[in-house]
RNA sequence: AAAUAGAAAGGGCAAACUUGUUGAAAAGCAAGGACGCAAAACUAUAGGGGCUAAAGUAUAUCUAUGCCAGCCAGUUGCCUAU
Numbered sequence: 001a002a003a004u005a006g007a008a009a010g011g012g013c014a015a016a017c018u019u020g021u022u023g024a025a026a027a028g029c030a031a032g033g034a035c036g037c038a039a040a041a042c043u044a045u046a047g048g049g050g051c052u053a054a055a056g057u058a059u060a061u062c063u064a065u066g067c068c069a070g071c072c073a074g075u076u077g078c079c080u081a082u
Stems, first nucleotide, its partner, number of pairs: 003082004012037002017032006035070001041075003047072002049068003055063002
C1' cells in the first nucleotide's frame, strides 16, 4: 500500500413513530425517539431503479422541471485481525 473479514475498544449516524415548520405532493428541516448501519460519509441534467404530479395537455392509470443515495451504483474513508 492492497485485498478479505468483523471478535473487541473509543467514537459516529439515526428507521418507524410523535410534535413543530416548509411544500400541491413526494419529501426536506428542527426537537424527541432507536429499527438498524463500517461507509446509514459525499455525489441526483450528465449509469440504472424508485416516489410524487402543482403545472401541462391527449383530461389520463400520462409527463419532471420536484424528490429519494437508509435500493443498486460511483468517489473518498476510521479501528482491529489475517
A computed fold for an 82-nucleotide RNA from Aquibacillus saliphilus, annotated as c-di-GMP-I riboswitch aptamer. Its mean pLDDT, the model's own confidence on a scale to 100, is 84. It was read from a public genome assembly, where an Rfam model found it. The model forms 94% of the base pairs in the Rfam consensus.